[in-house]
Molecule: glmS glucosamine-6-phosphate activated ribozyme aptamer
Organism: Thermomicrobiales bacterium
RNA sequence: CCAGUAUCUCGAGCGCCGGGACUCGCGAAGGAGCGCGAGUUGACGAGGCGGGAGUCGAUCGAACAUUUCGGCGGAUGGCUCCCCGGCUCGCACGGUCGUCAUGGUCGAGACAAACCGGCAGGGUGACCUGCCGACAAAGCUCGGCCAGCGUGCAUCC
Numbered sequence: 001c002c003a004g005u006a007u008c009u010c011g012a013g014c015g016c017c018g019g020g021a022c023u024c025g026c027g028a029a030g031g032a033g034c035g036c037g038a039g040u041u042g043a044c045g046a047g048g049c050g051g052g053a054g055u056c057g058a059u060c061g062a063a064c065a066u067u068u069c070g071g072c073g074g075a076u077g078g079c080u081c082c083c084c085g086g087c088u089c090g091c092a093c094g095g096u097c098g099u100c101a102u103g104g105u106c107g108a109g110a111c112a113a114a115c116c117g118g119c120a121g122g123g124u125g126a127c128c129u130g131c132c133g134a135c136a137a138a139g140c141u142c143g144g145c146c147a148g149c150g151u152g153c154a155u156c157c
Base pairs, nucleotide, nucleotide: 014073015072016071017070019069020041021040022039023038024037025036026035027034044061045060046059050083051082052081053080054079055078056077084098085097086096087095090153091152092151093150102147103146104145105144106143107142108141109140116133117132118131119130120129121128122127
């Protein structure tokens, strides 16, 4: 370096649930209802972390005339303050940003999963799992334009 096997990880749009909805079993035939028991469902991915404190309704689109309803917890989000750091080839203050370390705007470009369809598997069932097939927006990349990189001190000439 190559190949194989086993294990772990792939790091928060994440986890959970008593409400709701739904399923199965039992309640001496069948149906409805009700009760009890056991279950199912309960947000689809993209993007996102310098440290601390506080605070708030935490970014983006996809699907859906049906629960992606309702609730709890958490959270890489926004804002304010402090610290650290980049812009900054000496320091301080100010400004702006967060390690890929300016912002705004316009145009172009690439990037997803679910739903759905097909195939396969698990479950009595609600439903769940795997593989294949399509398509976003933000951020991102490229390009245009606008705005921003100041003041003071120190040092050198």